[in-house]
The part of an RNA shown here (small-subunit ribosomal RNA, 3' major domain) has 489 nucleotides and comes from Orbilia oligospora. It matches the Rfam family "Eukaryotic small subunit ribosomal RNA". Gene Ontology terms of the family: ribosome and structural constituent of ribosome. RNAcentral holds the full RNA, with entries from SILVA. Its mean pLDDT, the model's own confidence on a scale to 100, is 81.
Context: one part of a larger RNA
RNA sequence: UGACGGAAGGGCACCACCAGAUGUGGAGCCUGCGGCUUAAUUUGACUCAACACGGGGAAACUCACCAGGUCCAGACACAUUAAGGAUUGACAGAUUGAGAGCUCUUUCUUGAUUAUGUGGGUGGUGGUGCAUGGCCGCUCUUAGUUGGUGGAGUGAUUUGUCUGCUUAAUUGCGAUAACGAACGAGACCUUAACCUGCUAAAUAGCCUGGCUAGCUUUUGCUGGUCACCGGCUUCUUAGAGGGACUAUCGGCUCAAGCCGAUGGAAGUUUGAGGCAAUAACAGGUCUGUGAUGCCCUUAGAUGUUCUGGGCCGCACGCGCGCUACACUGACAGAGCCAACGAGUAUAACCCUUAGCCGAGAGGUUUAGGUAAUCUUGUUAAACUCUGUCGUGCUGGGGAUAGGGCAUUGCAAUUAUUGCCCUUCAACGAGGAAUAUCUAGUAAGCGCAAGUCAUCAGCUUGCGUUGAUUACGUCCCUGCCCUUUGUACA
Numbered sequence: 001u002g003a004c005g006g007a008a009g010g011g012c013a014c015c016a017c018c019a020g021a022u023g024u025g026g027a028g029c030c031u032g033c034g035g036c037u038u039a040a041u042u043u044g045a046c047u048c049a050a051c052a053c054g055g056g057g058a059a060a061c062u063c064a065c066c067a068g069g070u071c072c073a074g075a076c077a078c079a080u081u082a083a084g085g086a087u088u089g090a091c092a093g094a095u096u097g098a099g100a101g102c103u104c105u106u107u108c109u110u111g112a113u114u115a116u117g118u119g120g121g122u123g124g125u126g127g128u129g130c131a132u133g134g135c136c137g138c139u140c141u142u143a144g145u146u147g148g149u150g151g152a153g154u155g156a157u158u159u160g161u162c163u164g165c166u167u168a169a170u171u172g173c174g175a176u177a178a179c180g181a182a183c184g185a186g187a188c189c190u191u192a193a194c195c196u197g198c199u200a201a202a203u204a205g206c207c208u209g210g211c212u213a214g215c216u217u218u219u220g221c222u223g224g225u226c227a228c229c230g231g232c233u234u235c236u237u238a239g240a241g242g243g244a245c246u247a248u249c250g251g252c253u254c255a256a257g258c259c260g261a262u263g264g265a266a267g268u269u270u271g272a273g274g275c276a277a278u279a280a281c282a283g284g285u286c287u288g289u290g291a292u293g294c295c296c297u298u299a300g301a302u303g304u305u306c307u308g309g310g311c312c313g314c315a316c317g318c319g320c321g322c323u324a325c326a327c328u329g330a331c332a333g334a335g336c337c338a339a340c341g342a343g344u345a346u347a348a349c350c351c352u353u354a355g356c357c358g359a360g361a362g363g364u365u366u367a368g369g370u371a372a373u374c375u376u377g378u379u380a381a382a383c384u385c386u387g388u389c390g391u392g393c394u395g396g397g398g399a400u401a402g403g404g405c406a407u408u409g410c411a412a413u414u415a416u417u418g419c420c421c422u423u424c425a426a427c428g429a430g431g432a433a434u435a436u437c438u439a440g441u442a443a444g445c446g447c448a449a450g451u452c453a454u455c456a457g458c459u460u461g462c463g464u465u466g467a468u469u470a471c472g473u474c475c476c477u478g479c480c481c482u483u484u485g486u487a488c489a
Stems, first nucleotide, its partner, number of pairs: 001489002003486003007483007016473002020437005027323003031319004035314002043054002065309005071303001076119005086113001089108002092105003123297002126295003132291001134285003137281001139279001144183003148179002150159003162174001164173002188274005194242002198239004204233004209228001210225006245267001247262006325430001329389007342375002350369003354365004396427001401422006443465008
C1' cells in the first nucleotide's frame, strides 16, 4: 500500500430490506441441464458471472456422434515404371441399401492429365481458450483512476483525491500545503413527448364545385368517382429551426442545493436507451472466421461425400416457461379500436387481395406490390353489449389416446404442422424456500420480426387495458468511503 475482521462510524442499492403487487416452488405439458440407457444418444458452459445460453425451434442437409459404402480435391521436388503404353473410364452378370465398374468375371476404351516410393504439403466442427489474437462477459452500474510542479517522509509511499453540507455522481459548495490538469461521470448521440410559426406533398389528407348512388324532400346526411377542376396544410409524413434553464414566487440554507405552489407539451439526470475510465479474471469462445502457435491425423483418413440411425431414447433430480384450477368465469351471437415490422432475379423457397369450391384445414382462377402507392385501416386480442350455464372435477381444465382429411418437403414411422369427430387424466391456488418490480411502471392482452421448405410454449421489439404500495431505512444480503486491529501478501 493492499487483503481480511462474527471491529467502530458514515453513505448507497427493489441483482438488499421495509410497505405491497405478480409470481416461481405443488399439477399437466413444453424446453434446457444432470443422471441412467445406448452402436451413438456429438459437444461447450456449472454460484451471482452454466442450465428457452452457444442467436442451439437438429426429420435429410446442418453434424461434429454411431453402423457402413465411395472419392482424392495427396500442390511441388527427386527417384522409379513408362509410348512395344504411366494410367483413366465402362455395358452385362456376380456383388451391393444402391442404375457406386466399390470389388470380381469378361474384355473394350483412354493416352502422359496419372501410378509407385521418399521428402514436403493440404484438409480437419481433431486436441489445447492453462500457448494466443479478436470479440464477449464479469469484477462494477457503482464513482472511480492518473500523472506534472510544489509540500511531508532516508524510502516504499503520501498530500492533491478532504472534517462538514449537498448531489444520481470525486456532482458541487466550501474547507485547505497544495496549485493547475487529464480519463471516467456529466456534456454528447439515438428515441419518445410540444410548435394552428417556416418549407412542401395524386406515394398523406382536408375543403369547395362538377359527375353520380341511396335516405330525405328543404335546406341537408351518408357514400362512389387515379389525371374531372380549384384551393389549403389542422390532422399525416420529414427537413430546417425553436423550446426547459428546475423559469417565477414562497420556505429552509452563508453557499451549493432541497421542498411546495404557479405557469408550462414537458420540472425524478424530462422519460427510455446507446456510448462508457484505470486495473484485473489464467471467466467464455480454437464449434464464427481462408485469425492463429504447438500437438495429433492425413488414403482401411480425424479430409470429403452417399445411405441409414442418433442428437428427441426414460425408474429419477434441478432450472427457464406455457396452460390451468373457473362465475371479475366458460360458451354462443353481435359491437369495435392499435403500433412496431416484413415482403418475389436468387438454381428452389416472397407478402398476398378479390371471386368461386369446401364444416374446417385448405384448394383453384385471377390480380396488385422491389412498396407512405399493393398485401393493410394488417377491421389484433383482452375489452363492450345480449343470451345460455349456475357452483357440481361442471358447459372449469384439456393432458393422453383412436380414427379421418389436408399441407410443407425427395422423404413425415419415433406421430413436422393444421383441421374434424371421439377419448376427458392430473389440477379445488401449491410446504420449506425463492424471483422480479416504483408509473403509462407491475400485471393482463394480443401483434410483428428473428429462426423458417414446414414448425413457438423461445427471444427481440410493438402497441392495447392498466392497479396496489414506498418515495424510506441500513435490520438481512451486498457494494463504496473513513478510522482502527492483525502481521496474511